[in-house]
RNA sequence: UUAUUGAGAGUUUGAUCCUGGCUCAGGAUGAACGCUGGCGGCGUGUCUAAGGCAUGCAAGUUGGAUGGGUUUAGACCCAUAGCAAACGGGUGCGUAACACAUUGGUAACCUACCUCCAAGAUGGGCAUAACCCCGCGAAAGCGGGGAUAAUUCCCAAUUGUCACGAGGGGACAAAAGUCAUUCUCGUGUAAAGAUUUAUCGCUUGGAGAGGGGCCUAUGGCCUAUCAGCUAGUUGGUGAGGUAAUGGCUCACCAAGGCAACGACGGGUAGCGGGUGUGAGAGCACGACCCGCCUCACUGGGACUGAGACACUGCCCAGACUCCUACGGGAGGCUGCAGUCAAGAAUAUUCCCCAAUGCACGAAAGUGUGAGGGAGCGACGCCGCGUGUAGGAAGACGGUCUUCGGAUUGUAAACUACUUUUGUAAGGGACGAAUAAUUUGACGGUACCUUGCGAAUAAGAGGUUGCUAACUCUGUGCCAGCAGCAGCGGUAAUACAGAGACCUCGAGCGUUAUCCGGAUUUAUUGGGCGUAAAGCGUCUCUAGACGGCUUGCUAAGUCAAUGGUCAAAUCCUUUGGCUCAACCAAAGAAUUGCUGUUGAAACUAACAAACUAGAGGACGGUAUAGGCUAGCGGAAUUGCUGGUGUAGGGGUAAAAUCCGUUAAUAUCAGCAAGAACACCAAAUGCGAAGGCAGCUAGCUGGAACGUUCCUGACGUUCACAGACGAAAGCGUGGGUAGCGAAUGGGAUUAGAUACCCCAGUAGUCCACGCCGUAAACAAUGGGCACUAGACAUUGGAAGUAUCGACCCUUUCAGUGUCGCUAUAAAAUAGCUAACGCGUUAAGUGCCCCGCCUGGGGAGUACGAGCGCAAGCUUAAAACUCAAAGGAAUAGACGGGGACCCGCACAAGCGGUGGAGCAUGUGGUUUAAUUCGACAAUAAGCGAGGAACCUUACCAGGGCUUGACAUCCCGGGAAUUCUGCAGAAAUGCGGAAGUGCCUUCGGGAACUCGGUGACAGGUGCUGCAUGGUUGUCGUCAGCUCGUGUCGUGAGAUGUACCGUUAAGUCGGGAAACGAGCGCAACCCUCAUUCUGUGUUAUAUUUGUCACAGAAAACUGCCUACGUACAGUGGGAGGAAGGUGGGGAUGACGUCAAAUCAGCAUGGCCCUUAUGCCCUGGGCUACACACGUGCUACAAUGGCCGGUACAAUGGGUCGCCAAGCCGAAAGGCGGAGCCAAUCCCAUCAAAACCGGUCCUAGUUCGGAUUGAGGUCUGCAACCCGACCUCAUGAAGCCGGAAUCGCUAGUAAACGCGUAUCAGCCAUGGCGCGUUGAAUACGUUCUCGGGUCUUGUACUCACCGCCCGUCACGUCAAGGGAGUCGGUAAUACCCAAAGUUCGCGAACGCGGACAAAGGUAGGAUCGAUAACAGGGACGAAGUCGUAACAAGGCAUCCGUAGCGGAAGCUGUGGAUGGAUCACCUCCUUU
Repeated sequence: UUAUUGAGAGUUUGAUCCUGGCUCAGGAUGAACGCUGGCGGCGUGUCUAAGGCAUGCAAGUUGGAUGGGUUUAGACCCAUAGCAAACGGGUGCGUAACACAUUGGUAACCUACCUCCAAGAUGGGCAUAACCCCGCGAAAGCGGGGAUAAUUCCCAAUUGUCACGAGGGGACAAAAGUCAUUCUCGUGUAAAGAUUUAUCGCUUGGAGAGGGGCCUAUGGCCUAUCAGCUAGUUGGUGAGGUAAUGGCUCACCAAGGCAACGACGGGUAGCGGGUGUGAGAGCACGACCCGCCUCACUGGGACUGAGACACUGCCCAGACUCCUACGGGAGGCUGCAGUCAAGAAUAUUCCCCAAUGCACGAAAGUGUGAGGGAGCGACGCCGCGUGUAGGAAGACGGUCUUCGGAUUGUAAACUACUUUUGUAAGGGACGAAUAAUUUGACGGUACCUUGCGAAUAAGAGGUUGCUAACUCUGUGCCAGCAGCAGCGGUAAUACAGAGACCUCGAGCGUUAUCCGGAUUUAUUGGGCGUAAAGCGUCUCUAGACGGCUUGCUAAGUCAAUGGUCAAAUCCUUUGGCUCAACCAAAGAAUUGCUGUUGAAACUAACAAACUAGAGGACGGUAUAGGCUAGCGGAAUUGCUGGUGUAGGGGUAAAAUCCGUUAAUAUCAGCAAGAACACCAAAUGCGAAGGCAGCUAGCUGGAACGUUCCUGACGUUCACAGACGAAAGCGUGGGUAGCGAAUGGGAUUAGAUACCCCAGUAGUCCACGCCGUAAACAAUGGGCACUAGACAUUGGAAGUAUCGACCCUUUCAGUGUCGCUAUAAAAUAGCUAACGCGUUAAGUGCCCCGCCUGGGGAGUACGAGCGCAAGCUUAAAACUCAAAGGAAUAGACGGGGACCCGCACAAGCGGUGGAGCAUGUGGUUUAAUUCGACAAUAAGCGAGGAACCUUACCAGGGCUUGACAUCCCGGGAAUUCUGCAGAAAUGCGGAAGUGCCUUCGGGAACUCGGUGACAGGUGCUGCAUGGUUGUCGUCAGCUCGUGUCGUGAGAUGUACCGUUAAGUCGGGAAACGAGCGCAACCCUCAUUCUGUGUUAUAUUUGUCACAGAAAACUGCCUACGUACAGUGGGAGGAAGGUGGGGAUGACGUCAAAUCAGCAUGGCCCUUAUGCCCUGGGCUACACACGUGCUACAAUGGCCGGUACAAUGGGUCGCCAAGCCGAAAGGCGGAGCCAAUCCCAUCAAAACCGGUCCUAGUUCGGAUUGAGGUCUGCAACCCGACCUCAUGAAGCCGGAAUCGCUAGUAAACGCGUAUCAGCCAUGGCGCGUUGAAUACGUUCUCGGGUCUUGUACUCACCGCCCGUCACGUCAAGGGAGUCGGUAAUACCCAAAGUUCGCGAACGCGGACAAAGGUAGGAUCGAUAACAGGGACGAAGUCGUAACAAGGCAUCCGUAGCGGAAGCUGUGGAUGGAUCACCUCCUUU
C1' cells in the first nucleotide's frame, strides 16, 4: 500500500427489563441406520477383539567363486561359498519419555554397498559339506566312519600417512585434548581370484555423499480428595564396559539430589507435518499421504553381521493350537487375499511384473501380494442425464367448494424436433524408455464415426413457531407426535390418511461425534450491594507491583541482516485430463528457533545521590480500647423479728400455685449473687468479634502541632500464624434473677406450641477446648483524581479578650441531603432497576480472594483438626427447563387512612314455634316429564296440569308419515249415515257434481303410489345468536396528542376543598375527547289558556282532554380562598336532584336458557317420529323456602251509619223483578261503554249492644251429611253454599328479614291467565296512617389513596414436612470375588560374564517365568439399614408467603408423628402505631 474480516432466533412473566441455563438454524466425518437408486471420473474402506486362524502366495539371487549328482542332449538338482535377508510392507500394545518437534552440540562416535584419491596383492598349509558306507527314530531329525574343492579357514613375509605405547618443539585451550608441516623410537595387523584381455573383483589408508548413535535447551494432557520423593539415589576417585560420553556397571569416599515455576504418585495417550471449525484468538482431532518412534503369540536372552538384540533367524520359559507309533515333535497373517468371532459397521482366497522402484547377477535375467491395475460398497468429492419446442375443449381422473367454481395445469393427450445417455456395428490409442529390434496386466479400454429409437433412468424429507411450505377426512388426553416451546379431552394447518404446496435432488433424512453460534471460562472479551460470587478480622513469608535524579550494562524491547523452519497440504498465478473433482509447475507463506551488527526512550541489573511515599524523635490531647485489684448504691430473692387479716397471685377469661403452721401488704435487720438507672447522644474507642457504676495500677492504638532525623525502608499477600458473639464441651467453684429440657394448669378437633404456675442444665468466675453467625454496609485492601451544603466529635491556628465564650480558617473522623407543592439541599458519571454519588456502586492503577443454570449438596467418599458436638476442604450419578434479581399493573391481607349504603345503631312490623296453602329436596313409583341450586334456585319457567296442555308411564295402532316442496295416477270440494272397537282406526252406504280454459288442460281441495325427504321438548348453554340475572343506578371505564420511563407502564384520572356523582372549583406536564353521572323523555303536585260528547239539575266550580307557565342557589345573610359550594332566611303550590318511573358504562361470574324462538355439529329414521285410551305430573316416615289464618278485649259477634280509586265487559258484563236460608236459578232491560253492567261499588273507621280472660261467643284445621255451578267428563283430581264436627295454637330457641314518609303497618277493591279452578300467588288501585336516625366503634357490601406479597386459575391463591405405594441412580455395608503396581523371601531356564579344566564339563554372579507373605490401590457383587430424585385427584397436620394470624431468618443447644417448637446471641432481607433525632417552614 492492497486485500480479507464477525447476522441471529425460541423458551422463566399477567406483562417488562436484566441475570442465567437449555434448545435450534451452519460446517465437518475412515461413519452407521431408514427409504430410494441411471451413468462416469477421482479418492477412500475392521475406528471394535495387539482376539483365534484353514489354504495359497508375500526374499531371494549368483555356474563369470567351488565340489558333486542325474540326464542321449538341452538342461536341471544338492552342497560349500558370496551378497541380500536390519530394506520394502503392517500395527499403535506399550510409552507422559530426549518418545516426538524445533534449535544447537558431538573437540565423546560408527558407517557395508556407491564416488574420488593413494598404495598394494609374495609364499605356504590344515580342514570340511554335498558324495559313499554303517546305525538310531513313527516323524522331525540325528550319530559314527571314509574321500575332496574354492573368492571357506589358518601360518609366514612385506609397505604405509593405519592401530597402540614412549619422548620433543609450535598454535589454540582453564584443563582434558585437538590441529598443521611434523620429528624420533618400539611393537602389531593385509590380500583372492574369475575371465581372456577388457573388465569385474580382493587388501590397506585418506576424503566425500547418504545413513545412524549419543548429549543439551525449549515446547505440547488431566489430577493436590497424590505433598513430600530418592541408597546407584547425588557427586567424587579408580577400574570395567561401549563405536562413543556417562552410575552404563563395580569398589571405595562424601551426603547429597529433586519439589508449590507442582517433585513423587494416579489416570489417559504413539509424536509431528497437518486435518476440521472459527472473523480472529482459539477449541477439538492425529483415518488416508509424508517424517520419526514403537511392537511382531506373551516374557527373557544373546548369536551372526557394517548394521538387529532381528515380523515370515536362533535359544529358553509360559499360554494356546496341531501331529504322534505316547517315546517325542511342529507352529506363530499387527504382509496380500481369505475365514471364524466381536460389532451399528468396513471389500476379491482377482490380473501383471508392461511401467516405477528394490535385491542378486558381468550380463541375459530371476524374484518382488512393494508397486501397476481391475473387482465390490452412493462411503466421500466432482461432472452428466432422466428430453426440447408448440399445445386450452383449460379434457378425464383426483382434491376442495360458499355448488357458482377453484386447483392439479401446458401438466397430460396430440404435433414437430433432438440423441447426451443406451444399444449395435466399424475404426482405435498415449502410457514404450532405444541408434535399432523386442516387450502392454489394464484393454479392443478411453476416444472417434455411423445406424436405431423419447426410447433405459426420481426420489426423500418437510408444511404450529423458530423455518420455506395448507386444506379436507378419520381419531377424541385414546392412538400417537416432539430438536425446544409444546400439540391430542368431538370442528387438530402439530396425531393418521388424502390432495395441494415447500426444500434438496441420485440422493434425501435420522443417529453419533467435533467446532461454531456460546462474550456460556471473557488474552482479544465477563463479573462479585440485592441475580452465582469479598475469606469473620488482622499480622506476615514467597510472589506480583512500585517515588525522583544521574551514570553504566544491554537481559527484556526495537531495527537491519545471515541460517534454518523436509516434501506434500493451505493461498495466488499458470498449465494438463472435453469441464470439474483430480493432477502438474512457479511464486508466496510457514507468525518459530538461532547467529551477527546496531539503538538506549521504557522495564530490568549494578553504582551513586534526593525527599514529596513510609517510618522515627518531641509536645500537649480525646477515648465504654485491653488486663488486674479494690470499692459503691438502687433493685430482686431468701432468712429473722414486729404490725396486721383473708385473701394473694395470674389471665382476654381462668386454673394449676401460695396462704389461718398467718400468706399478700407494711416496717426494721441480716445474707447472697448478678447487672450497673439517670448522665446517654445523630456520641466515643477498637482490625474485627466487641467495649458502659466508681477508683487505682499496668498496657495498646489513634488524630493533631512543630521543627528535626532515617532515606524508598513502600503496597498487597497464596501458604502460615494470631484473635474471633452466642450456644456447646472438660475440670473446679458459684447460683439472686432469668431460664432450653421437664412437670402441672389452660386453649384446642388435637396442642409434644403460643398464655399461666413451677423448674434442671445453662447464664456468672478460674483454667483449657471449640472456631462457627443475616461474623452485614450482604460493599476486600492501598493510592490518586472528580461542584458542594449542613450537623456533630477531637486537635491546632487566627481575630478578639485580663482570661474565656462566640466567630473565621484548617487537619482527621462520624452522619444527613438527590422531584413538585416547598421555603433548604448533588451536578456530572455509573446502574437491569432499586439505587450509589469525595465514607462511590464514578474515573484510573496495583495486589489478593471468589463466581460460572436450579436441585442432588455444602451432602457422600477421602484427608486434616476436635474430648465430643462438629468444623475445614469437597464431588458424582440422577433429575428439571427453568431457578433467580429489580421494577409494573392488578388481586388479596385476621395492614393503614378517608368516604358511602336501611350496612350497623335508633325504631316499627315480621320470619324461625302452630294449622293450612304453595314451591323445592329426599323417598316412593310403571311414570311421579324437564329445567333452575349461596348471595344471583325454591308462590321460579307456569299470567292458572280433571281430558287437552304433556314433553312422562302402560296398552292399542301408523310408516313418505300429524306438517312442507316436487313427481305420477284417481276423484270437485263437501255433507249425511250404518257396523266392529276403549278410542285411534278399519269396512261400508247415500247425496253432490262447482271455478278458469287457447278444450290439450289448469287452480284450490281430497284419495292412493314412488322416492328425494319430513319429523325429533333427543345430546351439547363448555360450539353459538338473541334475551336475562348479579356486582350496581355503584361512580366508575377509556382514548388522541404531548411529556416521563431502556421497558412493562405512568401522567391525564394523583393532591386540596366540595358533591348523590371522575359533580364542580383551585392548582398541577398536561391539553382535550368519548362511554357512564346529570340533563333531555313519561307521570304526580300548582297556575293559566282552549275545548266540553256521556260529566253536574243548571252558570260558575269540580272533572276529563290538549297546550303553556313555573325552580335557576335566581334574591338576602353567615362561613369559605377572590371559587366551587355549605348552613340559615324570604318569596313560592313546590327549594337546592320537588316525589316516582323509564333509562343499567368498560366489564365479572365458560352465571341462566338448545324446553320460548333461531342455530353449527352429533345421534334416531316400521322409531328417540306420529295418532289414541287410561294413568302420572296432585304420591308421603321426613327436611327447607315463600305465604295465609291465628293465638284474641287496640279484640270477637250482632245491629246501625259513612267515605274511594284503578280497572274489565258482545261466545261478554248482565240491571230491575221473582224463587231459594245460601251457593245459585228463572228472567231479560241496557251496554261494543266518562252513557249500561260488574258495583248499593268497598273494608277497616264511627255509633250502640253483648262477651269478661276462659283453649273461650278466641281460633278455624279435620271429618260427616246435603246441595249449587262449570265442563264430553269433577273417582284418582275443581271451586262454591248450608248444617254438623271444633284439631294445633295463649306471641314462638339459636338465628334471621323488610322498612326513613304519604314510607312502614293495617284495610279492602280491581285485573291478566281462564269453560271452571286449587289465587292465601303475580300485577295494579285507593282508604287509615306512624315511630326513629346520638352517631360510624363494630357486622356486611362498595369506592379512592397508600403499604406488604413467594398470589396472577389471582386467598376457595400459593405452599412445607413426616407417613403409605411404585420406579430409578448414587453412597455405606458383615463379607465374597477379581485386576494393577510395588516390597520381602524362596526357587531358578536359556544366555552373558568370571573362575577351574586337556576335553567332557563343573562352580559363582546377574536373572525371565513361577511360588509364599503382609500390605497398598482400583473395580465387581451383597443380606441389611439410611438419605436423595421422580411419580395419579393417597394419609396427617398448616410451618412459610399479608403483621400468614406467635414477624421472619442466621449460628448453636435441647425436645417433638411431621412440618416444627423453645432457650441464647445476632440480622432487617419486618408490617403497623407511637416516641426520639435530623432537615425545612411557622
About this RNA:
A computed fold for a 1482-nucleotide RNA from a Patescibacteria group bacterium, annotated as small-subunit ribosomal RNA. Its mean pLDDT, the model's own confidence on a scale to 100, is 82. Rfam family: Bacterial small subunit ribosomal RNA. RNAcentral holds the sequence, with entries from ENA and SILVA.